[in-house]
Context: one part of a larger RNA
């Protein structure tokens, strides 16, 4: 002197941007953070209102709208993303540079060639039992892009025979031949050109969206290797699945990953083992550099989701707002039995020197679902609170000597405070008032309308385009004008040296102060006030911690 996720002490006017439990990975009340698709499917209420009947006149019954709504069921895709939060981890976990001829990749975008025939069930419903309750069970019925079987079946896998290229673990690719395996799914919109029935309408035609197989691409993701990655030797010796083989299992996959079996082998002073401390990094803070500290906000990788273990569903998980099982806690019970998991956003209590609204809205940006409109989205965009940080602006300008009263000092002449203040002349930032008032908004969509494919088609309906409509949470903000008026806005620290700034006056080794030298015992520039003055400034000092 620089810096901080800072705290505390005395002070506080605005505004702009970030930043905010570093402790108890401590327990959580409450609400909200993951849906959504009727253009997959089947069935589908009520409350209201309108009629009508019937009458005990205010109640029963029927249609019809509500409404194919709402809620709930099959199914589909998404819940593996997004957020959180650093507990374990000294590790191929991370950076970096390689490999994978040892791999997979749903949604996407390319491209090939295909979507036939049937079938049996279950859920929602009906009904019925059982339980405080959370749910559970029996019988019936029923659909479907659920489920299953059959057929087709290659340039797919797989075996076997055979000949070659380029390569080199099990890669590509060319031909020949033989065997075996395994697929689908519809939906919605238009139409009468083919077909079948026959003023039209489908199981026909068509578009589009889906399905199913192959093969390529993007993305994405698993596994290996090289190097690099704190402290202790007062941790020197460690290892039996442990090193290799050889077979087999397992996996998308290599690989003691896991098993029989064999052999006795690996590691280590180049620091193994083992204990301590930690999430790595990009960066960040200091430093002239070199280094040193550090990894909060942002990004990127990694682990974790009350503490342990474990599959399962899936293209992905061994899953934070999923399943089981085991523990501890906490809640409900009718004592038989169930229920929860904020390391999401907020917000509680406790810890603690200390860290924010139970807010607004999906308008933008991004994501999940849909064909669309939308719908969900505490991701996000806002807004509130906190001088916690930076930047920036304002607390007033200019002019005024009887050097005004007043305070302090005095050698009693005067100095000083001091152009400072009054008084004059101005100007109007910020703050207050009035009025106006954005940009962020493209898109989607609808409605007219142009090209172009499809196609029998001036139908539809796909992709581009044009013009008009419509959408703003923030916010009546941001800005802009206009009123008025010096009026509403400074303070902390320190002045013995170090180190910029000095006298009075109390006090008398007491009170007291101190970063270090050290001051204080009767004239203290060092304690405590007052006057003055240095220095910063809406902050200024301490305390902490790094360079």
């Nucleotide at each position: 002197g620089a810096a901080u996720g800072a705290a505390c002490g005395c002070u506080g006017g605005c505004g702009g941007c970030g930043u905010g439990c570093u402790u108890a990975a401590c327990a959580c009340a409450u609400g909200c953070a993951a849906g959504u698709c009727g253009c997959a499917c089947g069935a589908g209420a009520a409350c209201g209102c309108u009629u009508c009947a019937g009458c005990u006149u205010g109640c029963u019954g029927a249609a019809g709208c509500u409404a194919g709504u709402a809620a709930a069921g099959u199914g589909g895709c998404g819940c593996a993303c997004g957020g959180g939060u650093g507990a374990g981890u000294a590790u191929c976990g991370c950076g970096u540079g390689g490999g994978u001829a040892a791999u997979c990749u749903a949604c996407c975008c390319u491209u090939c060639g295909g979507u036939c025939g049937g079938g049996a069930a279950u859920a929602a419903c009906g009904u019925u039992g059982c339980g405080a309750a959370a749910g559970c069970g029996g019988c019936g019925c029923u659909a479907a892009u659920g489920c299953c079987c059959g057929a087709u079946a290659a340039c797919a896998u797989u075996u076997c025979g055979g000949c070659g290229g380029c390569c080199u673990u099990g890669g590509u690719u060319g031909c020949c031949g033989a065997a075996a395996u395994c697929a689908a799914a519809g939906g919605u919109g238009g139409c009468c050109u083919c077909u079948c029935c026959a003023u039209g309408g489908a199981a026909g035609c068509u578009a589009c969206c889906g399905c199913a197989g192959g093969a390529g691409g993007a993305u994405g993701a698993g596994c290996c290797c090289g190097c690099g990655u704190c402290c202790c030797a007062u941790u020197a010796g460690c290892u039996u699945g442990u090193u290799g083989g050889c077979g087999g299992g397992g996996u998308a996959a290599c690989g003691g990953c896991c098993c029989a079996c064999c052999a006795a082998g690996g590691c280590g002073a180049c620091g193994a083992u083992g204990g301590g401390u930690a999430g790595c990094u990009g960066g960040u803070c200091u430093g002239a550099g070199a280094g040193g500290a550090u990894g909060g906000c942002c990004a990127g990788c990694c682990a974790c989701a009350c503490u342990g273990g474990a599959a399962c569903u899936g293209a992905c998980a061994c899953a934070c707002g999923g399943u089981c099982c085991a523990g501890a806690c906490u809640c409900c019970u009718a004592c038989g039995g169930g229920a929860g998991g904020c390391a999401g956003c907020a917000g509680u209590g406790a810890g603690g020197a200390a860290u924010u609204u139970u807010g607004c809205g999906c308008a933008a940006u991004g994501g999940g679902c849909g064909a669309a409109a939308g719908c969900c989205u505490g991701a996000c965009g806002c807004a509130g609170c906190a001088a916690c940080g930076c930047c920036g602006c304002g607390u007033g300008g200019g002019u005024g000597a009887u050097g005004a009263a007043g305070g302090c000092c005095u050698u009693u002449g005067g100095g000083u405070c001091g152009u400072a203040a009054a008084g004059c002349c101005c100007u109007g930032u910020c703050a207050a008032g009035u009025g106006g008032g954005a940009a962020g908004a493209a898109u989607c969509c609808g409605c007219a309308u142009g090209a172009u494919g499809u196609g029998a088609a001036c139908a539809a309906u796909a992709u581009c385009g044009u013009g008009c409509g419509u959408u703003g949470a923030c916010g009546g903000u941001a800005c802009c004008a206009c009123u008025g008026a010096a009026g509403g806005a400074a303070g902390c620290a320190c002045c013995g040296g170090c180190u910029a700034a000095c006298u009075c006056c109390g006090u008398g080794c007491c009170a007291g102060c101190a970063g270090c030298c050290g001051c204080g015992g009767u004239a203290a520039u060092a304690c405590g006030g007052g006057g003055g003055g240095u220095g910063c400034a809406a902050g200024c000092g301490u305390u902490a911690u790094u360079c």